[in-house]
Context: one part of a larger RNA
RNA sequence: CGUAGGACACUUGAGAGUAGCUACCCAUAGUACGAGAGGACCUGGGUGGACGUACCUCUGGUGCGCCGGUUGUCAUGCCAAUGGCAUAGCCGGGUAGCCACGUACGGAACGGAUAACCGCUGAAAGCAUAUAAGCGGGAAGCCGGCCUCAAGACUAGGUGUCCCUGCCGUAAGGCACUAAAGGCCCCUUGAAGACUACAAGGUAAUAGGCCGGGUGUGAAAGCGCAGCGAUGCGCGGAGCUAACCGGUACUAAUAGGCCGUGAGG
Numbered sequence: 001c002g003u004a005g006g007a008c009a010c011u012u013g014a015g016a017g018u019a020g021c022u023a024c025c026c027a028u029a030g031u032a033c034g035a036g037a038g039g040a041c042c043u044g045g046g047u048g049g050a051c052g053u054a055c056c057u058c059u060g061g062u063g064c065g066c067c068g069g070u071u072g073u074c075a076u077g078c079c080a081a082u083g084g085c086a087u088a089g090c091c092g093g094g095u096a097g098c099c100a101c102g103u104a105c106g107g108a109a110c111g112g113a114u115a116a117c118c119g120c121u122g123a124a125a126g127c128a129u130a131u132a133a134g135c136g137g138g139a140a141g142c143c144g145g146c147c148u149c150a151a152g153a154c155u156a157g158g159u160g161u162c163c164c165u166g167c168c169g170u171a172a173g174g175c176a177c178u179a180a181a182g183g184c185c186c187c188u189u190g191a192a193g194a195c196u197a198c199a200a201g202g203u204a205a206u207a208g209g210c211c212g213g214g215u216g217u218g219a220a221a222g223c224g225c226a227g228c229g230a231u232g233c234g235c236g237g238a239g240c241u242a243a244c245c246g247g248u249a250c251u252a253a254u255a256g257g258c259c260g261u262g263a264g265g
Base pairs, nucleotide, nucleotide: 001152005163006162007161008160009159010158011157015149016148017147021049022048023047024046025045026044027043033038051106052105053104054103055102059100060099061098062097066093067092068091069090070089071086072085073084074083075082076081110144111143112142117137118136119135120134164264165176166175167174168173177262182259183258184257185256186202187201188200189199190198206252207251208250209248210247211246212245213244216240217239222235223234224233225232226231
């Protein structure tokens, strides 16, 4: 810009894409078959491998804004307690998120038309013949079926709902008045994201703060007691705790501006 008014939702699916793998075990059955050795078709069930998609409950990894331990040194006057630097100084753990080594699921079933191939009926050609007319069966393959995208599918589809005037004029339009529904700017943000877009909000739980909880770490500081002391014990599963969960208007989403018209070739 188009989709012959504008708008917001919900959709149909022309078409396109993804996927399509495979082994072993058990039962049928030591049956059919076979002198024996051996050993099935068919059918049903189970367990895996590789691959793919999604997710984070579990397991594990990361987790440079969480907690703790610890070495050297400097600083806060000193003790104690902290902070800086040393690869994040080193080390032990670890929330959310993101992940796989973790978890769940998938390939199909089924239907249709077929290939090779196997048939039924059957003449030409009194027979025969699956073929000439006609009718069946038959593949991991083909067309569907499952999943994803999809009306710029210019054949531009469908459904629902919402919105928009008076006068003149046949109409196009003109003059007055008006600025709808809805959208955007801007702002607070997000398991969304390069930007944009998308999504949640703008007086409400959108973000921060605060409160409560959870999770993690692992027993704070201070004081007391015991010990010459290092240290231990008690108050005490203490103190601290990111991205998590819930709540709460304290702070910030203020105020406002713009687009979009008037019933539609």

Predicted 3D model of a 265-nucleotide part of an RNA (large-subunit ribosomal RNA, domain VI) from a Polyangiaceae bacterium. Model confidence (mean pLDDT): 91 of 100. RNAcentral holds the full RNA, with entries from ENA. It matches the Rfam family "Bacterial large subunit ribosomal RNA". Its family is annotated with ribosome and structural constituent of ribosome in the Gene Ontology. Lineage of the source: Bacteria > Myxococcota > Polyangia > Polyangiales > Polyangiaceae.